A computed fold for a 74-nucleotide RNA from a Clostridiales bacterium, annotated as transfer RNA. The coordinates come from a structure-prediction model, not an experiment, and the mean pLDDT is 80. It matches the Rfam family "tRNA". It is annotated as a transfer RNA.
[in-house]
RNA sequence: GUACCCGUAGCUCAGUUGGAUAGAGCAUCAGACUCCGACUCUGAAGGCCGAAGGUUCGAAUCCUUUCGGGUACA
Numbered sequence: 001g002u003a004c005c006c007g008u009a010g011c012u013c014a015g016u017u018g019g020a021u022a023g024a025g026c027a028u029c030a031g032a033c034u035c036c037g038a039c040u041c042u043g044a045a046g047g048c049c050g051a052a053g054g055u056u057c058g059a060a061u062c063c064u065u066u067c068g069g070g071u072a073c074a
């Protein structure tokens, strides 16, 4: 330099035929339980999906550019 893959919550990921309020597990916080704690159960908070632009009635999803990481070839 060329091609391909990944980027979504604090962490690990799902969501990929475009459809309405973006989800799960772990972690965090609160409550229940307990003499206290752990375990367990219930609930809450937390992200506009790496960034910008475009297409569309509608975009995490499609297109373009760009940033970061990885793989292969040179």
Base pairs, nucleotide, nucleotide: 001073002072003071004070005069006068007067010026011025012024013023019057028044029043030042031041032040050066051065052064053063054062